[in-house]
RNA sequence: GCGCCCAUAGCUCAAUGGAUAGAGCAGGAGUGUUCUAAACUCAAGGUUGGGGGUUCGACUCCCUCUGGGCGCG
Numbered sequence: 001g002c003g004c005c006c007a008u009a010g011c012u013c014a015a016u017g018g019a020u021a022g023a024g025c026a027g028g029a030g031u032g033u034u035c036u037a038a039a040c041u042c043a044a045g046g047u048u049g050g051g052g053g054u055u056c057g058a059c060u061c062c063c064u065c066u067g068g069g070c071g072c073g
Stems, first nucleotide, its partner, number of pairs: 001072007010025004018056001028042004049065005
């Protein structure tokens, strides 16, 4: 330098172009217990990496930038 892939909650990951973007774990509150734990319940947590475009509608498609991974030279 060229090609491919990835970027979504604190972490690990889902989500056919269409509903209010979800789950597990962690953390918080509660039930429970003599106390703790297990178990169960509840709530919270998001600029879907940045910018632009297409579309009635974008996490999803296109362009570009940034960061990371792999391969080739």